[in-house]
This is a predicted structure of a 74-nucleotide RNA (transfer RNA) from a Planctomycetota bacterium. Lineage of the source: Bacteria > Pseudomonadati > Planctomycetota. Its Rfam family is "tRNA". Its family is annotated with triplet codon-amino acid adaptor activity in the Gene Ontology. Its mean pLDDT, the model's own confidence on a scale to 100, is 80.
RNA sequence: GGACCCAUAGCUCAGUUGGCUAGAGCACUACCUUGACAUGGUAGGGGUCACAGGUUCGAGUCCUGUUGGGUCCA
Numbered sequence: 001g002g003a004c005c006c007a008u009a010g011c012u013c014a015g016u017u018g019g020c021u022a023g024a025g026c027a028c029u030a031c032c033u034u035g036a037c038a039u040g041g042u043a044g045g046g047g048u049c050a051c052a053g054g055u056u057c058g059a060g061u062c063c064u065g066u067u068g069g070g071u072c073c074a
Base pairs, nucleotide, nucleotide: 001073002072003071004070005069006068007067010026011025012024013023019057028044029043030042031041032040050066051065052064053063054062
């Protein structure tokens, strides 16, 4: 220098053919349970879907560029 893959909650990830308000587990907060802790239960908070632009009635999803990470080739 070139090719390909990845980027979604604090962490690990899912998200179907573009379609209703973006989800799960763990973690966090409050309460219940206990003599106390742990476990368990109930409820809740938490998101620029990496960034910018484009297509579309509608984009996490499609297209282009950029940034970061990974693999391979030279």